About this RNA:
Predicted 3D model of a 98-nucleotide RNA (THF (Tetrahydrofolate) riboswitch aptamer).

[in-house]
RNA sequence: AUCAGAGUAGGGAACAAUGCGUAAAGUGUCCGGCAGACGGGGAGUUGUUGUCGGGACGAAAAGCGCAGCUUGCGGUAUUGUUCCCGCAUCCCGCUGUA
Numbered sequence: 001a002u003c004a005g006a007g008u009a010g011g012g013a014a015c016a017a018u019g020c021g022u023a024a025a026g027u028g029u030c031c032g033g034c035a036g037a038c039g040g041g042g043a044g045u046u047g048u049u050g051u052c053g054g055g056a057c058g059a060a061a062a063g064c065g066c067a068g069c070u071u072g073c074g075g076u077a078u079u080g081u082u083c084c085c086g087c088a089u090c091c092c093g094c095u096g097u098a
Stems, first nucleotide, its partner, number of pairs: 003096003010085010020074003029055008040092004061071004
């Protein structure tokens, strides 16, 4: 030189705990603006995450001793545990080949 490989942020699922909603917020979806993050270094998207504005759609309640509580429900929120996926891409570096 060549070929091969490791590793991140982040994302997803299951389970548990604690909340929120059930007087419908949230989740999901479409359009637009802004911002963030994207293996150790640099660059970085039409991808990704968050947020703001707007549009369409839209739900599971029941019981009781009824300031409320219990059970359930929600593509519900946060945290924890386990498992899975995982640099869009480009250049350099690292390990093996040595």